[in-house]
RNA sequence: GAAGCCCGCCAGACCGCCGCUGGCGCAAGGCCCGAAAGGGCGCGCUGGAGGAACGUCCGGACUGCACAGGGCAGCGCAGGAGCUAACGGCUCUCCACCGUGAGGUGAGGAUCAGAGCAACAGAGACGAGUCGUGCCGGGGCAACCCGGUGCGGGUGAAACGGGCAAUCUCUGCGCGCAGCAACACCAAGUAGGUUGGCUUUGAGGCGGCCCGCCGAGCCAACGGGUAGGUGGCACCGAGCCGUCCGGGUGACCGGCGGCCCAGAUGGAUGGCGGUCACGGCGCCGGCUCCGAAAGGGGUAGACGCCGCACAGAAUCCGGCGUACCGGCGGACUUCACAC
RNA sequence: GCGGGUGUCGUUCAAUGGUAGGACUCUUGCUUCCCAAGCAAAUAACGUGGGUUCGAUUCCCAUCACCCGCUCCA
Repeated sequence: GAAGCCCGCCAGACCGCCGCUGGCGCAAGGCCCGAAAGGGCGCGCUGGAGGAACGUCCGGACUGCACAGGGCAGCGCAGGAGCUAACGGCUCUCCACCGUGAGGUGAGGAUCAGAGCAACAGAGACGAGUCGUGCCGGGGCAACCCGGUGCGGGUGAAACGGGCAAUCUCUGCGCGCAGCAACACCAAGUAGGUUGGCUUUGAGGCGGCCCGCCGAGCCAACGGGUAGGUGGCACCGAGCCGUCCGGGUGACCGGCGGCCCAGAUGGAUGGCGGUCACGGCGCCGGCUCCGAAAGGGGUAGACGCCGCACAGAAUCCGGCGUACCGGCGGACUUCACAC
Repeated sequence: GCGGGUGUCGUUCAAUGGUAGGACUCUUGCUUCCCAAGCAAAUAACGUGGGUUCGAUUCCCAUCACCCGCUCCA
């Protein structure tokens, strides 16, 4: 210098004007919307998208159903040891494969429990058996046949020894079921009605069955009313930050210090202007390299124009996967050259 | 938002892991004076990318597209 591999970070910055939305404080008087429940209006201070907020593929928190119980069935996971609230995630390590290497990938338990599968080709495809041929034994006048044993060619992914468990199955471990449109409360209104079915001989009580527990209504169709509000929910938390300290190879754990950090329910996080930075293109002149020249290449700069990815919270959190214009930093590998 | 499901010729449906099939449509031909009907032939597909396997529409994973259900009182 070129090519590569792994890890981490950023996702334009600042100023002015206008606008949207949450919280806290002041004020408790007034006004507005509404039938009510309830909500809004002022001033000041302050917060306001992401590494993936995405897909909803896993796992948990939370809530309800017996403060969630037992068995079967079902579903999921799979080398070993660990981390964690938990996981199908992550870490270390063994083995296998790929790569010259740094590194990468792996659904990697069991086919000595049992079952199943293998198209076409091939004599024969997992039950066995024999396409050709040598030798031995027996039968037969002979051609040849039968039995035993050895060898060979061909087909095919695989030829008697095995393969496939991302086929059933077995082993070990884990999982109760639903999901914030969960769930709780408030307000208003109506015909809390009609018909049919089931029901203390047990209806119904989350998905399939049985047990166990609770114990009086339940289901369907028709008809009627409403088309609202509050909490959950913006969090002192599995919380965030730290060139800090200690333990551990590491994931991670403990301590210390600091911080409080979005949140609606037609759904906020935006628009305009300016300066600077970044990328691309055009043009201009400068320096430099190759060349005889024409011309070509490299490099810093002025001006103008254009552009700045993927994408946007909706109960919250930990992961995974996928999308992405580009830029920066660090460790390492291979090759070439120089010393 | 939460949950569930489906992708196969142009359309609608099939298919045990082993040559993807039927119906309608389209095209061509026959038949007819012409059309329709009828008959015959031909074309045409496993959403995409990986993995397991000798072999994948089928089994597994990821992704893309589409569809459906779930809100109050009684």